[in-house]
RNA sequence: CGCGCGGGAGAGUUCGCGGUUGCCCUCAAUGGGCUGUCGUGGCGCCGAAGGAGCAACCGCCCCCGGAAUCUCUCAGGCAAAGGGACCGCGCG
Numbered sequence: 001c002g003c004g005c006g007g008g009a010g011a012g013u014u015c016g017c018g019g020u021u022g023c024c025c026u027c028a029a030u031g032g033g034c035u036g037u038c039g040u041g042g043c044g045c046c047g048a049a050g051g052a053g054c055a056a057c058c059g060c061c062c063c064c065g066g067a068a069u070c071u072c073u074c075a076g077g078c079a080a081a082g083g084g085a086c087c088g089c090g091c092g
Base pairs, nucleotide, nucleotide: 001092002091003090004089005088006087007086012043014042015041016040017039018038019037020036022034023033024032025031044078045077046076050074051072052071053070057066058065059064
């Protein structure tokens, strides 16, 4: 460094628009409700994928280099699932 197993947090299951499956009601034309799902916009928020920044710290401590669980939130995330820094065990 890689693989496997286990553990693993935080923040709206928010408001709206459009499409679509199934079911129900209705009909002159049509409309409405529930459910699952996809796209998209707004405001609020989180930091432990990644990224960026300062620089504590580290190395040979002048230069130079490496640099965080800090900071920023571009990205990512805010029910569950999934992901997940980091920790433990095993193997290469």
Molecule: Glycine riboswitch aptamer
Organism: uncultured Sphingomicrobium sp.